[in-house]
RNA sequence: UAUAGCUCAGUGGUAGAGUGCGUGCUUAGCACGCAUAAGAUCUUGGGUUCAAUUCCCAGUA
Numbered sequence: 001u002a003u004a005g006c007u008c009a010g011u012g013g014u015a016g017a018g019u020g021c022g023u024g025c026u027u028a029g030c031a032c033g034c035a036u037a038a039g040a041u042c043u044u045g046g047g048u049u050c051a052a053u054u055c056c057c058a059g060u061a
Stems, first nucleotide, its partner, number of pairs: 001061002005019004013050001022036004043059005
C1' cells in the first nucleotide's frame, strides 16, 4: 500500500471521479464530440460502536 475492467479519491452514518465497456444523438460510414445506463460482499478474520471502507488486533499479498 490493498476501493468499479484500469488509474485513483474518500469520510464513523450504506462509496465518487477520470478512463474503458453498453445504449442513444451526431456522420454516407468510422473517429471525435454530447447525453445516458450499468458496473464495488471497499484484501481476509475478529474486536469496539446504535452504526466500521474509516478506529483497534491478527493474518495474507

Transfer RNA from Camelus ferus, 61 nucleotides, folded computationally. Model confidence (mean pLDDT): 84 of 100. It matches the Rfam family "tRNA". By type it is a transfer RNA. The RNAcentral record of the sequence draws on Rfam.